[in-house]
Context: one part of a larger RNA
């Protein structure tokens, strides 16, 4: 920028995707076949790679959570903390992110074929699946499944809104111009499981949007200080203690008070 606006829901030309293979059972050791061997049709089950979402479950990860160890430097010393040494190392870990983990996909109908196999049939008294007519037949096609899609400029359909007041013009039904209003959006600000930016989402006081706060979930693993036991290292109590990051509900305390546009 088009498509008369705004919201809000579609339909689908039309485009991607997907589309797989394998092994056991039954049928049945049946048909076949001297034996050896060993089906077709149809029917059930396991899997294999591939793909999608996803984090209850087993794990990874998790440099802003906890928690033990070393050096050394500081906080005047002790005790108790902090810096630094790869995140100094080591053990564990919430959330979100994963995968080796959990779900689930390839299905089933139908439609025109293709090699091929037919029916009836002349041309050619015969024959002949073809010339005229009608059939059957594939993992492939078309539709079906998933997405995605009206710039599909043929630019699509449904819902509601598209009002007031003035001026003009007028087939008297309206049309155009200007202010308002409502209502929509946008900027602008709070944030996001959305994101390089833009977009999309959820909100902006008529308010749970984000931080704080509170209780819980959940993680670490018994805080510090005091007390008692011991010569002492340490050990028990108070104490499932204390700390906690991104989780969950609740709570206006903080921060979202503008201004424009159609």
């Nucleotide at each position: 920028c088009g498509u008369g606006g705004u919201u809000g829901c579609u339909u689908g030309a039309g485009a991607g995707g997907a589309g797989u293979c394998u092994u056991u059972c039954c049928u049945a050791g049946u048909a076949c076949g001297a034996g050896a061997g060993g089906a077709c049709c149809g029917g059930a089950a396991a899997g294999a790679a591939c793909g999608a979402a996803c984090c209850c479950c087993u794990g990874g990860u998790g440099u802003a959570u906890c928690g033990g160890c070393u050096g050394u430097c500081g906080c005047g010393c002790c005790a108790g903390c902090g810096g630094c040494a790869c995140u100094g190392u080591c053990g564990a870990g919430u959330a979100g992110c994963u995968a080796a983990g959990u779900u689930c996909g390839g299905a089933g109908u139908g439609g025109a074929u293709a090699a091929c196999c037919g029916u009836u049939g002349a041309a050619a008294g015969c024959a002949u699946c073809u010339a005229a007519a009608c059939g059957g037949g594939a993992a492939g096609c078309c539709c079906a499944c998933c997405u995605c899609a009206a710039g599909a400029u043929a630019a699509g359909g449904c819902a509601a809104c598209u009002g007031u007041a003035u001026a003009u013009c007028u087939u008297c039904g309206g049309a155009u111009a200007u202010a308002c209003a409502a209502c929509a959006c946008c900027u602008c600000c709070u944030g996001g499981a959305a994101g390089a930016u833009g977009a999309c989402c959820a909100g902006g006081u008529u308010g749970a949007u984000a931080g704080g706060c509170u209780u819980c979930a959940g993680g670490u693993g018994g805080a510090a200080g005091u007390a008692c036991a011991g010569u002492g290292a340490u050990g028990u109590a108070u104490u499932g203690a204390g700390c906690c990051a991104a989780g969950a509900a609740g709570u206006a305390c903080u921060a979202a008070g503008u201004g424009g546009u159609g």